[in-house]
The RNA shown here (SAM riboswitch aptamer (S box leader)) has 140 nucleotides and comes from a Limisphaerales bacterium. It was read from a public genome assembly, where an Rfam model found it. Lineage of the source: Bacteria > Pseudomonadati > Verrucomicrobiota > Verrucomicrobiia > Limisphaerales.

């Protein structure tokens, strides 16, 4: 790096070093950052994905194996600004301008004017799902 699954609106900072960008890229928005971000260290925290430990269930070749809950454990890994910081792609709802169409009123009028309704494209805002990335566990 490729491919499989799962999972993200919840949590957890303080010292030290360094110096200018930083939130993965890209595009827009927004937001940290010389009162020092971002990143390196040290310590200390969260969190339970693997793994251990205990407990109940089922299955069982009685060796054990599965699932569910516990637990935080001298283990493996994450993680410790903002929902994975919003959106961008497609669907549905949602409100609204303009133009179009339609109908009704008016005016002597092809025609302008005023209301009322539709459907489309735009747009706002809300909802699910998709993309892409992050982490885990596995596999070629």
């Nucleotide at each position: 790096g490729u491919c499989u699954c799962a999972u993200g609106c919840a949590g957890a900072g303080u010292g030290g070093c360094u110096g200018a960008g930083g939130g993965c890229a890209c595009u827009g928005g927004c937001c940290c950052a010389g009162c020092g971000a971002c990143g390196c260290c040290a310590c200390g925290g969260c969190a339970a994905c693997c793994g251990g430990u205990u407990g109940a269930a089922a299955u069982u070749u009685c060796g054990a194996u599965u699932u569910c809950a516990a637990u935080g454990c001298a283990g493996g890994u994450g993680c410790c600004a903002a929902u994975u910081c919003c959106a961008g792609c497609u669907c549905g709802a949602u409100u609204g301008u303009a133009g179009c169409g339609c109908c009704g009123g008016c005016c002597u009028g092809u025609g302008a004017c005023c209301g009322a309704c539709g459907a489309u494209c735009c747009a706002u805002u809300c909802g699910a799902g998709g993309a892409a990335a992050a982490u885990g566990a596995g596999a070629a």